[in-house]
Context: one part of a larger RNA
Molecule: large-subunit ribosomal RNA, domain IV
Organism: Thermodesulfovibrionales bacterium
């Protein structure tokens, strides 16, 4: 110096991103207990008092009297507490080895598939899971307790349905075109060369026929999604209930809003502090909130996030002092 403790005048968070660490509190018995609240809770809320030994008394719980200390659950083990917000109802699960958490999962809801040799998943298959279930069952997707509640837009993509029409394959089809050739036939004195071509084979092929998808007609948003602009108006000024236009499948309701969302911004007002970029209530001018990619509220829960108190203290004013162990010296 380092590491693990004890003790520490005054002050008492002034430390620090941040009370981190530590201190404190702590059992048991009585008294008492708020808001809010799904009446279960909240709650060991919170905040008080006691606690040893001895004698009587009492079954005993306990009660009266005394007694000693600083100090009586005498050691040692054994909640900090309180207000306020955000997420996510809970309890649960998770990144074995840097994240425990607002994420996952949840009962609860909502769609959609599935008549049963089910859908669905694994296998080429037999076959097997689903299920020794049978639609109050099972598969999938999405939300995620519970309260109040889920607004408009099917034009684009997606599914579903419909079949008149339009487009469409393989097949039928076989017009018609080509090849090859017997045999004709022209030339030629022959050898040969020129042209036509039956049947057969063989290549090629039009109309015709022809489904499912597509087109096209409708529904469908707790399917993917997607919910203007601009200009004007009111007896002060501002503002615009009103009013014109242009677009659009329809132009954002209820709620909530500088938010886990606000760039401008430390927005402005309030509260809280002597002093508050965080905090809490409000405004609404929402760069770029918004409803099962839920939307708001919620009591209870949380090694969760964030503000504020109280108690407590070596976290600091600053710094000291002591104990163990290691460094380091000699050996």
């Nucleotide at each position: 110096c380092c590491c693990u403790c004890g003790c520490u005048a005054a002050g008492g968070a002034a430390c620090u991103c941040g009370g981190c660490a530590a201190a404190a509190u702590u059992a048991c018995c009585c008294c008492g207990u708020a808001a809010c609240u799904u009446u279960g809770g909240g709650a060991g809320a919170a905040g008080g008092g006691g606690u040893u030994c001895c004698a009587c008394c009492g079954u005993a719980a306990g009660g009266u009297g005394g007694a000693c200390g600083c100090a009586g659950u005498a050691a040692a083990g054994a909640g900090g507490c309180u207000c306020a917000g955000g997420c996510g109802a809970c309890u649960g699960u998770u990144u074995a080895g840097c994240a425990a958490a607002a994420a996952c999962a949840c009962a609860g809801g909502u769609g959609u598939c599935u008549g049963c040799g089910a859908a669905c998943u694994c296998g080429u298959a037999a076959g097997a899971g689903g299920a020794u279930g049978u639609a109050u069952a099972g598969g999938c997707a999405c939300u995620g307790a519970c309260g109040c509640c889920u607004g408009c837009c099917c034009g684009g993509u997606g599914c579903c349905g419909g079949a008149a029409g339009g487009u469409u394959a393989a097949u039928g089809g076989g017009a018609g075109a080509g090849g090859u050739c017997a045999u004709c036939u022209c030339u030629g004195a022959a050898a040969g060369g020129g042209g036509a071509g039956a049947a057969g084979c063989c290549u090629u092929g039009a109309a015709c026929u022809g489904a499912a998808g597509c087109c096209c007609c409708g529904g469908u948003a707790a399917a993917c999604g997607g919910c203007g602009g601009c200009c004007g108006u009111a007896a002060c000024u501002a503002u615009a209930a009103c009013g014109g236009u242009c677009c659009u499948a329809a132009g954002g309701u209820a709620g909530c809003g500088a938010a886990a969302u606000u760039c401008c911004u430390u927005g402005u007002c309030g509260g809280g502090u002597a002093a508050g970029u965080u905090c809490c209530g409000a405004c609404c001018c929402g760069c770029a909130u918004g409803a099962a990619u839920g939307g708001c509220g919620u009591a209870a829960c949380g090694a969760u996030c964030u503000g504020a108190g109280c108690g407590c203290u070596g976290u600091c004013u600053c710094g000291g002092c002591g104990a163990g162990g290691g460094g380091c010296u000699c050996g």